[in-house]
RNA sequence: GCAUAAAAAUAGCUGAAUCCCGUUAUACGGGUACGGAGGAACCAAAAUAUUUGGGGUGAAUCUAUGAAAAUAGUAGGGCGAUCCUAUUGCCCGAGCCCGACAGCUAACUUCGGAAGCGUUAUUAUAGGAGGA
Numbered sequence: 001g002c003a004u005a006a007a008a009a010u011a012g013c014u015g016a017a018u019c020c021c022g023u024u025a026u027a028c029g030g031g032u033a034c035g036g037a038g039g040a041a042c043c044a045a046a047a048u049a050u051u052u053g054g055g056g057u058g059a060a061u062c063u064a065u066g067a068a069a070a071u072a073g074u075a076g077g078g079c080g081a082u083c084c085u086a087u088u089g090c091c092c093g094a095g096c097c098c099g100a101c102a103g104c105u106a107a108c109u110u111c112g113g114a115a116g117c118g119u120u121a122u123u124a125u126a127g128g129a130g131g132a
Base pairs, nucleotide, nucleotide: 012117013116014115019031020030021029022028034112035111036110037109038108043103051100053101054098055097056096057095062073063072064071065070076092077091078090079089080088082129083128084127085126086125087124
């Protein structure tokens, strides 16, 4: 100097995805903050399969061009280290799943409770509120 492995630290951020207990402490098991789905009456609705199929999660829809890839926008969403309002800068605007099937929906039934990223950035500006 290079490579590999381990440990520690970190203002924090997206997201429902945090925390606790147990065990043979590896694997795993049980709960939990929080989040989703199915499912009456009433109301609403009425497109039935090689089809104009339908639906769920999520901010992630839609439009134009294009053979496609993609490009330009867009509904909508996030960040700028308390909250609100206004202005403003930078980003995202995906993916995955169900499998012929689901409107709403009390009782009830059922599932998730991950993953990924970031480091001194002179708190972006102003006003108000609140806190220390």
Model confidence (mean pLDDT): 76 of 100. This is a predicted structure of a 132-nucleotide RNA (c-di-AMP riboswitch aptamer (ydaO/yuaA leader)) from Ruminiclostridium herbifermentans. The RNAcentral record of the sequence draws on Rfam. Lineage of the source: Bacteria > Clostridia > Eubacteriales > Oscillospiraceae > Ruminiclostridium.